[in-house]
RNA sequence: GGGCGGUUAGCUCAGCUGGUUAGAGCACCUGUUUUACACGCAGGGGGUCGAUGGUUCGAAUCCGUCACCGCCCA
Numbered sequence: 001g002g003g004c005g006g007u008u009a010g011c012u013c014a015g016c017u018g019g020u021u022a023g024a025g026c027a028c029c030u031g032u033u034u035u036a037c038a039c040g041c042a043g044g045g046g047g048u049c050g051a052u053g054g055u056u057c058g059a060a061u062c063c064g065u066c067a068c069c070g071c072c073c074a
Base pairs, nucleotide, nucleotide: 001073002072003071004070005069006068007067010026011025012024013023019057028044029043030042031041032040050066051065052064053063054062
């Protein structure tokens, strides 16, 4: 330098052919339970979907550029 894949909650990841509210598990907080801790049970907080521009009535989703991570080729 070229090719491919990835970037969504603190972590690991879903999210279909663009549409109705952005989700799960774990973690965290509160309550309950216990002598206490853990487990269990009930409830709760936390996201401008890597950045920017474009297409569209509408973008996490499509397109361009850039950044970062991984793999391969040279």
Model confidence (mean pLDDT): 80 of 100. This is a predicted structure of a 74-nucleotide RNA (transfer RNA) from a Symbiobacteriaceae bacterium. The sequence was found in a public genome assembly. The source organism's lineage runs through Bacteria, Bacillota, Clostridia, Eubacteriales and Symbiobacteriaceae. Rfam family: tRNA. By type it is a transfer RNA. Gene Ontology term of the family: triplet codon-amino acid adaptor activity.